Molecule: transfer RNA
Organism: Rhopilema esculentum
């Protein structure tokens, strides 16, 4: 060089066209004498570019990154 699976928030991880959910974590208020622990709410995300669609996180296509296979 080649082939495959994969990239979703600060950490893992769903959703498999009708538009982003969960858990930890941070912040804030409650509760406590305090601190954890419980409750509440909040902020923070689709690898880049491009096509298809009335509508893409998903479907196609290049790229770039990462893993595993063969060499």
């Nucleotide at each position: 060089a080649g082939c495959a699976a994969g990239a979703u928030a600060a950490a893992c991880u769903a959703a498999a066209g009708g538009a982003a959910a969960g858990u930890u974590g941070u912040c804030a208020g409650a509760c406590u004498c305090a601190u954890g622990a419980u409750c509440u709410g909040a902020a923070u995300a689709a690898g880049u570019a491009g096509g298809u669609u009335c509508a893409a996180a998903u479907c196609c296509u290049a790229c770039u990154c990462u893993u595993g296979c063969a060499a």